About this RNA
Predicted 3D model of a 137-nucleotide RNA (c-di-AMP riboswitch aptamer (ydaO/yuaA leader)) from Acrocarpospora macrocephala. Of the family's consensus pairs, 92% are formed in the model.
[in-house]
RNA sequence: UCGUCCGGUACGCCUAAUCCCGAGUGCCUCACUCGGGAACCGGGGACCCAAGGUACCUGGGGUGAACGCGCGCGAGCGCCAGGGCUAUCUCCUGCCCGAACCCGUCAGCUAACCCGGUCGGCAGAUGGAGAGGAGUG
Numbered sequence: 001u002c003g004u005c006c007g008g009u010a011c012g013c014c015u016a017a018u019c020c021c022g023a024g025u026g027c028c029u030c031a032c033u034c035g036g037g038a039a040c041c042g043g044g045g046a047c048c049c050a051a052g053g054u055a056c057c058u059g060g061g062g063u064g065a066a067c068g069c070g071c072g073c074g075a076g077c078g079c080c081a082g083g084g085c086u087a088u089c090u091c092c093u094g095c096c097c098g099a100a101c102c103c104g105u106c107a108g109c110u111a112a113c114c115c116g117g118u119c120g121g122c123a124g125a126u127g128g129a130g131a132g133g134a135g136u137g
Base pairs, nucleotide, nucleotide: 012122013121014120018038019037020036021035022034023033024032025031026030039118040117041116042115043114044113049108059106060103061102062101063100068079069078070077071076082097083096084095085094088131089130090129091128092127
């Protein structure tokens, strides 16, 4: 000096997943538990509108960017709708993701109203142009 691994840290990033108050506990810079509030997010739920009826079949539905296509016995591979990354926005370029889970025969939209969630993960970083002219350190 370069590379790899482990740990810590989190200005910052993905996500709705953050902030405040009170009480308690602990390993006491902080973390956790319980209760309450704000904010953000999701679900259920009228008239109107939409939905033709019956039968069969692998019922049907929700969160999320993660919907689909082709090959493969399978594991998996390739492509793709779509999504993320610059302390604002747009364009180009570069890199990456393109999963997983839940309800339980039940739910179109939906005012009032009702119910629920606030987890988890990330460390050597793409760069350029234009607009804007407020901020950060």

Background:
The sequence was found by an Rfam model in a public genome assembly. The coordinates come from a structure-prediction model, not an experiment, and the mean pLDDT is 77.